[in-house]
Molecule: c-di-GMP-I riboswitch aptamer
Organism: Nitrospirota bacterium
RNA sequence: ACUCCGAACCGCCACACCCCGGGUAACCGGGGGCCGGAAAGCCGCGGGUCCCUUCUUCGGUCCUGCUUUCGGGACUGCCGGGCUGCCGAC
Numbered sequence: 001a002c003u004c005c006g007a008a009c010c011g012c013c014a015c016a017c018c019c020c021g022g023g024u025a026a027c028c029g030g031g032g033g034c035c036g037g038a039a040a041g042c043c044g045c046g047g048g049u050c051c052c053u054u055c056u057u058c059g060g061u062c063c064u065g066c067u068u069u070c071g072g073g074a075c076u077g078c079c080g081g082g083c084u085g086c087c088g089a090c
Stems, first nucleotide, its partner, number of pairs: 005088002012037002017032006035077001041083003045080003048075005
């Protein structure tokens, strides 16, 4: 130096919820807050979940609804994977 690991130390992030703003929405940004996190840092690559829209078909209803396909989007604090990183006891 690196790998495993996670005692201690300096610190870091910020669930739910509330307020303001953006968005059709999922959700995102800021402030407060602090459930938790040893990558709860970054990347939508694989899986997963969620949102939106168009067309067609079927059934029902009397003008709306459900399902499916395609397309677009959201979530990394759902899991996996990739990249990077602070500290240094056993």